[in-house]
Molecule: c-di-GMP-I-GGC riboswitch aptamer
Organism: Paenibacillus sedimenti
Formats: sequence, structure tokens, C1' cells
RNA sequence: CGCGAUAAAGGCAAACCUGGCGAAAGCCAGGGACGCAAAGCUAGAGGGGCUUUCUUGUCCUGCAAGUGGACGGGUUGCCAGCCAGCUGCCGACG
Repeated sequence: CGCGAUAAAGGCAAACCUGGCGAAAGCCAGGGACGCAAAGCUAGAGGGGCUUUCUUGUCCUGCAAGUGGACGGGUUGCCAGCCAGCUGCCGACG
């Protein structure tokens, strides 16, 4: 450096439930474990996803005013257990 063991010491905690916060996405605490070798940190700027709201853009719908929808663009917040970046414990094995 690679790799991740029927190893050791430990760690985290999905869904769901309860309470709280939030308009929502989601977050916090407790319970609970599906899983995880980075399930540690970074969303004040890499991609992606979710959410709020606007849209004079394109398309569909409609005779039309309009209405609704899809996509795109702007906007608000969020997600690291999607990829990514940074950091890092242990040591069977190469």
C1' cells in the first nucleotide's frame, strides 16, 4: 500500500413505535435492529435525490379567458444509510 478474517476491543443504527420541532422534505430524544469496515466528518458551493415557491420558457389539455399536468429555469430548506471528497481504529492474509 492492498485486502477485510468464523480474530480481538469497541462503534453506529434502517423500518417501525412514542414524545418534540418544521408548511413540507426532514431533523432531535428515547425505544428498536435491517444492515454498515468508514453507516465518522463535509450539503457555505462536485454530481444526484427530496421539498417549498415562482415561472414572461417549451409541450400536452381547452374555441377562448382560464385550469390542470409534464419538462426546463429560478428560489427555500433538506438528504452523507446514493455516488463523491476528507479523515481514521484493528490486523488473519498478500